This is a predicted structure of a 118-nucleotide RNA (SAM riboswitch aptamer (S box leader)) from Tumebacillus permanentifrigoris. The organism belongs to Tumebacillus, within Bacteria. Of the family's consensus pairs, 97% are formed in the model.
[in-house]
RNA sequence: UUCUUAUCCAGAGCAGGCGGAGGGACUGGCCCGAUGACGCCCGGCAACCGGUAUCUUUAUACACGGUGCUAACUCCUACAGGAAUACACCUAGUUUCAUGGUUCCUGAAAGAUAAGAG
Numbered sequence: 001u002u003c004u005u006a007u008c009c010a011g012a013g014c015a016g017g018c019g020g021a022g023g024g025a026c027u028g029g030c031c032c033g034a035u036g037a038c039g040c041c042c043g044g045c046a047a048c049c050g051g052u053a054u055c056u057u058u059a060u061a062c063a064c065g066g067u068g069c070u071a072a073c074u075c076c077u078a079c080a081g082g083a084a085u086a087c088a089c090c091u092a093g094u095u096u097c098a099u100g101g102u103u104c105c106u107g108a109a110a111g112a113u114a115a116g117a118g
Stems, first nucleotide, its partner, number of pairs: 001118008013042001016041003022032003028076002043070003048066003051062004074110001079107007087100002
């Protein structure tokens, strides 16, 4: 770096230490940030893999080792399909239809993490 599988609505210091400007992958938004973000250390959370224990498997527990995570649902969104609404457009008015908007649902794509394979 590529592929496969699984997971992604829970959880984790608003007074810990260092440091000092951007950060939330990408688009458009919307947010976080000198009342110190992001990052590193410590602390914590979780339980993917290994380990240990419980009676063998399943499973459960522990949190010892390897990772991971620690604002907002993967922060929302982008692509496709469906439902609702009657907000805009249309109409002299009403109804229906189309288009757009808004809300919701499903799937895909992209991304993240773990395990395995090349």